[in-house]
Molecule: c-di-AMP riboswitch aptamer (ydaO/yuaA leader)
Organism: Solirubrobacteraceae bacterium
């Protein structure tokens, strides 16, 4: 959006997040499991790449995710390449935007470049226009 009094159904959209078979719980509301297909992500050779004078540093490194990078000022510090605050820029995300907003969180545990074989996870949620009518209530959920 369409149908319906309504419950709901169909169709479509974002997203990896779908399809099928069987089984269990349950008792019509659903939930869970196994297997297969497909989709997304991590690990993992050779070749290649990176590094290669040595040493020190939890003030290591890496993954999911848009959620990162750089610069300036000021502060913390023995000192900073680290951290906090403010500001600027770049880039990414918000299904269009010379505008506006956002750049969180979680995990691994000292270990991971790429990567055939192999292997380990995940397959949610939301929406009918995606950033927006306004107000109120509840609330701290990127609602």
């Nucleotide at each position: 959006u369409u149908c319906u009094c309504g419950c709901g159904a169909a169709c479509g959209c974002c997203g990896a997040a779908u399809c099928g078979a069987c089984c269990c719980u349950a008792g019509u509301g659903a939930g869970g499991g196994u297997c297969g297909a497909c989709c997304g992500g991590g690990g993992g050779a050779a070749c290649c790449a990176c590094a290669c004078c040595c040493c020190c540093a939890u003030c290591g490194g890496g993954g999911c995710g848009a959620a990162u990078c750089u610069c300036g000022c000021c502060g913390c510090u023995g000192g900073a390449u680290g951290c906090a605050g403010c500001g600027a820029g770049a880039c990414g995300c918000g299904u269009a935007c010379u505008g506006c907003g956002c750049g969180a969180g979680c995990c691994c545990g000292u270990c991971a470049g790429c990567u055939a074989a192999c292997u380990c996870c995940g397959g949610a949620g939301g929406c009918g226009a995606a950033c927006u009518a306004c107000c109120c209530c509840a609330c701290c959920a990127u609602g």